RNA sequence: CUGUAAAAAGGGCAAACCCACCGAAAGGUGGGGACGCAAAAUCACCGGUCUAACGGACGUGAGUCCAAUGACAGCGGGAUUGCCAGG
Numbered sequence: 001c002u003g004u005a006a007a008a009a010g011g012g013c014a015a016a017c018c019c020a021c022c023g024a025a026a027g028g029u030g031g032g033g034a035c036g037c038a039a040a041a042u043c044a045c046c047g048g049u050c051u052a053a054c055g056g057a058c059g060u061g062a063g064u065c066c067a068a069u070g071a072c073a074g075c076g077g078g079a080u081u082g083c084c085a086g087g
Base pairs, nucleotide, nucleotide: 012037013036017032018031019030020029021028022027035074041080042079043078045077046076047075048072049071050070055066056065057064058063
């Protein structure tokens, strides 16, 4: 470096939910808690998904629609990095 198939060892992270706080919301942070994950480590570059404050259009009004500059890395791709073991 490449291909195949596992088994080990030390471990790691932490879904839903609950509490507190931040946020318009999506969601995030801390604590508890484990559904799972061999990158469920980091990054919004590409696709996708979520929310709609400011803004715009409509409406007598309640509101409705559009729309990320917001969010999601545990949606997929990509980039970078990490642990152990066999040939």

Predicted 3D model of an 87-nucleotide RNA (c-di-GMP-I riboswitch aptamer) from a Betaproteobacteria bacterium. Its mean pLDDT, the model's own confidence on a scale to 100, is 85. Lineage of the source: Bacteria > Pseudomonadati > Pseudomonadota > Betaproteobacteria.